[in-house]
Context: one part of a larger RNA
RNA sequence: AGCAUGUGGUGGAUGCCUUGGCGAUGAUAGGCGACGAAGGACGUGAUAGCCUGCGAUAAGCUUCGGGGAGCUGGCAAAUUAGCUUUGAUCCGGAGAUUUCCGAAUGGGGAAACCCACCUGAAGGGUAUCGCAUACUGAAUACAUAGGUAUGCGAGGCGAACCGGGUGAACUGAAACAUCUCAGUAGCUCGAGGAAAAGACAUCAACCGAGAUUCCGAAAGUAGUGGCGAGCGAAAUCGGAAGAGCCUGUUAGUGAUAGCACGACUCUUAACGGAACAGUCUGGAAAGGCUGGCCAUAGCAGGUGAUAGCCCUGUAUGUGAAAAGACACGUGGUACUAAGUUAACGAAAAGUAGGGCGGGACACGAGAAAUCCUGUCUGAAUAUGGGGGGACCAUCCUCCAAGGCUAAAUACUCAUCAUCGACCGAUAGUGAACUAGUACCGUGAGGGAAAGGCGAAAAGAACCCCGGGAGGGGAGUGAAAUAGAUCCUGAAACCGCAUGCAU
Numbered sequence: 001a002g003c004a005u006g007u008g009g010u011g012g013a014u015g016c017c018u019u020g021g022c023g024a025u026g027a028u029a030g031g032c033g034a035c036g037a038a039g040g041a042c043g044u045g046a047u048a049g050c051c052u053g054c055g056a057u058a059a060g061c062u063u064c065g066g067g068g069a070g071c072u073g074g075c076a077a078a079u080u081a082g083c084u085u086u087g088a089u090c091c092g093g094a095g096a097u098u099u100c101c102g103a104a105u106g107g108g109g110a111a112a113c114c115c116a117c118c119u120g121a122a123g124g125g126u127a128u129c130g131c132a133u134a135c136u137g138a139a140u141a142c143a144u145a146g147g148u149a150u151g152c153g154a155g156g157c158g159a160a161c162c163g164g165g166u167g168a169a170c171u172g173a174a175a176c177a178u179c180u181c182a183g184u185a186g187c188u189c190g191a192g193g194a195a196a197a198g199a200c201a202u203c204a205a206c207c208g209a210g211a212u213u214c215c216g217a218a219a220g221u222a223g224u225g226g227c228g229a230g231c232g233a234a235a236u237c238g239g240a241a242g243a244g245c246c247u248g249u250u251a252g253u254g255a256u257a258g259c260a261c262g263a264c265u266c267u268u269a270a271c272g273g274a275a276c277a278g279u280c281u282g283g284a285a286a287g288g289c290u291g292g293c294c295a296u297a298g299c300a301g302g303u304g305a306u307a308g309c310c311c312u313g314u315a316u317g318u319g320a321a322a323a324g325a326c327a328c329g330u331g332g333u334a335c336u337a338a339g340u341u342a343a344c345g346a347a348a349a350g351u352a353g354g355g356c357g358g359g360a361c362a363c364g365a366g367a368a369a370u371c372c373u374g375u376c377u378g379a380a381u382a383u384g385g386g387g388g389g390a391c392c393a394u395c396c397u398c399c400a401a402g403g404c405u406a407a408a409u410a411c412u413c414a415u416c417a418u419c420g421a422c423c424g425a426u427a428g429u430g431a432a433c434u435a436g437u438a439c440c441g442u443g444a445g446g447g448a449a450a451g452g453c454g455a456a457a458a459g460a461a462c463c464c465c466g467g468g469a470g471g472g473g474a475g476u477g478a479a480a481u482a483g484a485u486c487c488u489g490a491a492a493c494c495g496c497a498u499g500c501a502u
Stems, first nucleotide, its partner, number of pairs: 002500008015487001016452002020423002022420007029412002031157002039101003042055003046079001049075003061095006070083003106115003116126004128154009161192001162190005172179001176226001202209002213240005223231002244404003248344006256337003259331004265325004270318003276291005292309002294298001300312003353377008363389001384399005439446002459486001462473004
């Protein structure tokens, strides 16, 4: 050196825990912004930092409600100075203040800075575009373009959902070109709490139905397709929901709706809220034993171990000065629109359709109807016109070329409540902790690690060794091999002691 046993170090697996996540259900809300947003910079405390709050009135000011004893946010104690039953701190409603940047808007700019003009001070105004009105006004006479002023509006941000425009490729076809992926992703414009669509120039089949949207079937059917890969209806039936309407001019009538006002209800603080003791073990009782009680409350969380009756709560009941929401009722001054009466009108043309070229329809030019249109053309007009899948006739059915319309449907950045055969710190969000932080990158961008003493700091006074670190006593504690590198404390790895063996 080795093996074994014991005892340590190192290390942080495992177990237990959860402040944080993930998923879902229901309800609410579905926007904020020139009245300056979202997001920031810089400040702001008796205070050095970070977070939170706030804005030179700066962890706050006023007022109206709630509440009732302590309070001056957190990490995070201590000190100092204060406030408070003349009701503080705190919670809710409404206001005030709200530096600078940022659409950023007086001009500029390397964001949080620089420089202006007008207006007695304080303060306010001065961007652009669109619309309206007024004034002015060229070439050019009238005019127009242009210019000026005033008023109103817009601009930017935001997770998904929605409509329009534009629009790939990887991929599949076991290669690949038509095709597919897919009108998807991306880019872009616009809107709303939903959007879009929508009251038949629709279907159907000789019977009839009666706007749109969504779901289930019809049906992976009929079709389409290098008839490959694939794509893929409709009629019809059953449901959800259900709602229909409007149009030009003039004159009347009337009291319906919008409109105005108001109680109830709901939201934004809250309040009341039942019922337990003894004993044993223990550091501690909620555990064991004994005997009770409440329950429209035995959901849950906390409390020194496992609590219906200790605390917060829960069931249930009550409650709003103020602001908002909803629907309902009442009223009859004005305005607007409808209804109604009379008269006159109107009933949609470069449209429908056609040729050429594209696109959409489940339908790839096909026998290809139907819809849209870049280009060239081009009707009829109710004695008319469109459709019924080439086309023609008969028949049936509807009335284009103007417009509005709730509900059923889609989504969740966000708020509240509830739930989970979801995770439990290499998991679950990237982030349980100073996390989009540290750090990396010129930049776009990339992007971590890191939780746990104890019931309570009771966080080890004092003594000893030592320069200190650290340790030994003492003390606290149930426990200190729970001592802050702190629950448990595996393995790898490294010691010490003893035994065996050499």
About this RNA
Large-subunit ribosomal RNA, domain I from Candidatus Skiveiella danica, 502 nucleotides, folded computationally. Its Rfam family is "Bacterial large subunit ribosomal RNA". The RNAcentral record of the full RNA draws on ENA. Its mean pLDDT, the model's own confidence on a scale to 100, is 82.